This is a predicted structure of a 108-nucleotide RNA (SAM riboswitch aptamer (S box leader)) from Fictibacillus enclensis.
RNA sequence: CUCUUAUCCAGAGCGGCGGAGGGAAAGGCCCUAUGAAGCCCGGCAACCUACAGGCAUAUUGCCUGAAAAGGUGCUACUACCUGCAGGAGAAAUCCUGGAUGAUAAGAG
Numbered sequence: 001c002u003c004u005u006a007u008c009c010a011g012a013g014c015g016g017c018g019g020a021g022g023g024a025a026a027g028g029c030c031c032u033a034u035g036a037a038g039c040c041c042g043g044c045a046a047c048c049u050a051c052a053g054g055c056a057u058a059u060u061g062c063c064u065g066a067a068a069a070g071g072u073g074c075u076a077c078u079a080c081c082u083g084c085a086g087g088a089g090a091a092a093u094c095c096u097g098g099a100u101g102a103u104a105a106g107a108g
Base pairs, nucleotide, nucleotide: 001108002107003106004105005104006103007102008101013041015040016039017038021031022030023029026082027081028080042075043074044073047071048070049069051065052064053063054062055061056060079100084097085096086095087094088093
């Protein structure tokens, strides 16, 4: 970097360093010196490992639960909204799916 599967309207600090940017990209709409990014600490969650129980089976797979020790991840706004397709509506607008993206696990 590519592919596969799953998830993305819940949750998480009035901390320290740092100093101007940030919310993927485009268009919007926002956040920011009453301090951005980044780093540290704290926290949240529970995808993988490990743990307990059950089912199937002979490779290990599937389901449930508890915990948070290890590997990640996350910690403004629904993945902040829209962009393509379908539907509802007089319209504003709303709903569903997709695309793109992010994260985890596996494969190349």
Model confidence (mean pLDDT): 85 of 100. The source organism's lineage runs through Bacteria, Bacilli, Caryophanales, Fictibacillaceae and Fictibacillus.